[in-house]
Context: one part of a larger RNA
RNA sequence: GGACGAACGCUGGCGGCGCGCUUAACACAUGCAAGUCGAGCGAGAACCGGUCCUUCGGGACCGGGGACAGCGGCGAACGGGUGAGUAACACGUGGGUAAUCUGCCCUCGGCACUGGGAUAGCCCGGGGAAACCCGGAUUAAUACCGGAUGGCCUCUCGAGCUCUUGGGCUCGUGAGAAAAGGUAGCUUCGGCCUCCGGCCGAGGAGGAGCCCGCGGCGGAUUAGCUUGUUGGUGAGGUAAAGGCUCACCAAGGCGACGAUCCGUAGCUGGUGUGAGAGCAAGACCAGCCACACUGGGACUGAGACACGGCCCAGACUCCUACGGGAGGCAGCAGUGGGGAAUCUUGCGCAAUGGGCGAAAGCCUGACGCAGCGACGCCGCGUGCGGGAAGAAGGCCUUCGGGUUGUAAACCGCUUUCAGGAGGGACGAAGCCACUCGGGUGAAUAGCCCAGAGGGUGACGGUACCUCCAGAAGAAGCCCCGGCUAACUACGUGCCAGCAGCCGCGGUAAUACGUAGGGGGCUAGCGUUGUCC
Numbered sequence: 001g002g003a004c005g006a007a008c009g010c011u012g013g014c015g016g017c018g019c020g021c022u023u024a025a026c027a028c029a030u031g032c033a034a035g036u037c038g039a040g041c042g043a044g045a046a047c048c049g050g051u052c053c054u055u056c057g058g059g060a061c062c063g064g065g066g067a068c069a070g071c072g073g074c075g076a077a078c079g080g081g082u083g084a085g086u087a088a089c090a091c092g093u094g095g096g097u098a099a100u101c102u103g104c105c106c107u108c109g110g111c112a113c114u115g116g117g118a119u120a121g122c123c124c125g126g127g128g129a130a131a132c133c134c135g136g137a138u139u140a141a142u143a144c145c146g147g148a149u150g151g152c153c154u155c156u157c158g159a160g161c162u163c164u165u166g167g168g169c170u171c172g173u174g175a176g177a178a179a180a181g182g183u184a185g186c187u188u189c190g191g192c193c194u195c196c197g198g199c200c201g202a203g204g205a206g207g208a209g210c211c212c213g214c215g216g217c218g219g220a221u222u223a224g225c226u227u228g229u230u231g232g233u234g235a236g237g238u239a240a241a242g243g244c245u246c247a248c249c250a251a252g253g254c255g256a257c258g259a260u261c262c263g264u265a266g267c268u269g270g271u272g273u274g275a276g277a278g279c280a281a282g283a284c285c286a287g288c289c290a291c292a293c294u295g296g297g298a299c300u301g302a303g304a305c306a307c308g309g310c311c312c313a314g315a316c317u318c319c320u321a322c323g324g325g326a327g328g329c330a331g332c333a334g335u336g337g338g339g340a341a342u343c344u345u346g347c348g349c350a351a352u353g354g355g356c357g358a359a360a361g362c363c364u365g366a367c368g369c370a371g372c373g374a375c376g377c378c379g380c381g382u383g384c385g386g387g388a389a390g391a392a393g394g395c396c397u398u399c400g401g402g403u404u405g406u407a408a409a410c411c412g413c414u415u416u417c418a419g420g421a422g423g424g425a426c427g428a429a430g431c432c433a434c435u436c437g438g439g440u441g442a443a444u445a446g447c448c449c450a451g452a453g454g455g456u457g458a459c460g461g462u463a464c465c466u467c468c469a470g471a472a473g474a475a476g477c478c479c480c481g482g483c484u485a486a487c488u489a490c491g492u493g494c495c496a497g498c499a500g501c502c503g504c505g506g507u508a509a510u511a512c513g514u515a516g517g518g519g520g521c522u523a524g525c526g527u528u529g530u531c532c
Base pairs, nucleotide, nucleotide: 001532002531003530004529006528007527008526009525010524013380014379015378016377017376018375019373020372021338026336027335028334030333031332032331035074036073037072040071041070047064048063049062050061051060052059053058081291082290083289091215092214093213094212095211096210097209100208101207102206105204106203107202108201109200110199111198113147114146115145116144123136124135125134126133127132153176154175155174157172158171159170160169161168162167181196182195185192186191217263218262219261224254225253226252229251230250231249232248233247234246235245236244266288267287268286269285271280272279273278293314294313295312296311297310316327317326318325319324344370346369347368348367352366353364354363355362356361383413384412385411386410393404394403395402396401417473419468420467421466422465423464427459430456431455432454434453435452436451437449438448439447440446476521477520478519479518480517481502482501483500487516488515489514490513491512497504498503
């Protein structure tokens, strides 16, 4: 000198864009943060209409209506947070997988035949303070189960070609494995057809698992470490290689090219600095990893050993009728605590993106915005021109004067920003079949087409534009002995104090304090801390 997620002191006009618990991975009140599908299924409250009954309170049935709940499907493994752990194939980079998996999506081929029994909900009964649980009866499905079929697929065995770890192709034998319907229209009631789905298989895209080479920290005042340890055979297990696990066998394996141990630490793209080499750190943004009160475990599933799922144990908090239960903000806000220190219990799904749905749409503290904070960067303003051999006041003075100083007053001008008034967006591409239009059609039905109209904006009456008034509302902070730019007076008297280093102060202090003057930067200026 540069830099900062900064803090502290003094000061503080406006805007844009960013950033904002670095400490206690401390504990958390409250609300919200993951749902959706009625075009998979049964049932169906309020309410409306009709008929009947009525003890005049109402009740029963039928039709409409669809809430809450339930079965089922998909999602909940994404998105969001944090950095505790981890020195490791965790990460980066380059490869391998003849050792692998892959829901949704895309392309291609083939198929969907026939049966069955349950169950939640509802109803009845019972237990419990509650959480919730038990029994009985009844019921549906794209829920569940059996049978059939098998192009292809999987496995065993056999053969051939090619290739080389369990790869590819062809043939044969045996065994195994599928499915589901919904919807609008037409119908001669047989069915046809539209769209969405279902099953088997092949390929793709994207994603993931596993393995390997190389690379990136401090300590030798840590020198030896290791028994599933190292290898083999066989088996189990997995989507999959493997001592991953197990039985048996052998006695190996690693290490001064630093094993083991201890300490520290998420890694990277990038960031800061520097001419570079390098050094330092890894906020925000992006990729990967790990974690979700602490420890352990599996279930479901294409995918988890699963932040807002389950089970067990523990600590803590809460409820209780004392028998027993409930909970997990390192999601967004917010609270207490810790700390030098870090924000609103805001608005909206209009946009982008995500989940579900045929769609309308619903959900979305992701996200888009707004709020607070000179925390940072950038921009703008606090006026501009004229104005005396120079007012007053202040300060200094050799008492002549000097300086503050064109500074002010005064004259002329302008009006950014803030203030007031009026107008007022882009972001809407899209989406919506409401109206018109077009197509199909016998059709004024339905379906298709976004050509025209109309509807759809949190931010926001914001940005921006115009007008009004008036210099009007807007300057401080640090320094002035040398380094280092800027000097005098008074006070003080080794006191009070200053100080980054050298050093100042003991009666003439440019070094302390105040004043005048001056220098520097400027909505900031200094100080502290840290890195280069």